About this RNA:
The RNA shown here (transfer RNA) has 71 nucleotides and comes from a Minisyncoccota bacterium.
RNA sequence: GCGGGUGUGGUCUACCGGUAUGACGCGACCCUUCCAAGGUUGAUGAGCGGGUUCGAUUCCCGCCACCCGCA
Repeated sequence: GCGGGUGUGGUCUACCGGUAUGACGCGACCCUUCCAAGGUUGAUGAGCGGGUUCGAUUCCCGCCACCCGCA
């Protein structure tokens, strides 16, 4: 340099045009003599930019990062 793949809360993950799912973790409360465990509840989100569309995490284009292959 060329080709392909992946990018979703702090971490892992589901969904793949119509309010983004669950687990762990975190905060508050309940329970407990205390801690752990358990229960209820809350906050945290689609890599960046553009296009298509009534509507984009999803489709298209570019860029970035990482991974694989070729040279």

Background: The coordinates come from a structure-prediction model, not an experiment, and the mean pLDDT is 81. Its Rfam family is "tRNA". Its family is annotated with triplet codon-amino acid adaptor activity in the Gene Ontology. Lineage of the source: Bacteria > Bacillati > Minisyncoccota.